The RNA shown here (Glycine riboswitch aptamer) has 85 nucleotides and comes from uncultured Erythrobacter sp.
RNA sequence: UUCGCGGGAGAGACUAGCCUCUUGGCAGAGGUAUGGCGCCGAAGGAGCAACCGCCCCGGAAACUCUCAGGCAAACGGACCGCGAA
Numbered sequence: 001u002u003c004g005c006g007g008g009a010g011a012g013a014c015u016a017g018c019c020u021c022u023u024g025g026c027a028g029a030g031g032u033a034u035g036g037c038g039c040c041g042a043a044g045g046a047g048c049a050a051c052c053g054c055c056c057c058g059g060a061a062a063c064u065c066u067c068a069g070g071c072a073a074a075c076g077g078a079c080c081g082c083g084a085a
Base pairs, nucleotide, nucleotide: 001085002084003083004082005081006080007079012037014036015035016034017032018031019030020029021028022027038071039070040069044067045065046064047063051059052058053057
């Protein structure tokens, strides 16, 4: 470094639209993720720089930004533990 297993956080399933169900109707419930607004930082990316090194040149974060990604579940997930090559 790669693979396998396990653990693994944060932030609206808010609102409009559309679909389905229920009702005599108003309205309600569920779904969707097309739009709007609000938010999160632990894939990635970028920035500053603590720090480090073979030292004047390099490497650089869990800090910062939020381009990307994410805000029901699932997936993903830095990082940690174990095993193997």
The source organism's lineage runs through Bacteria, Pseudomonadati, Pseudomonadota, Sphingomonadales and Erythrobacter.
Rfam family: Glycine riboswitch aptamer. Rfam describes the family as follows. This family represents the bacterial glycine riboswitch.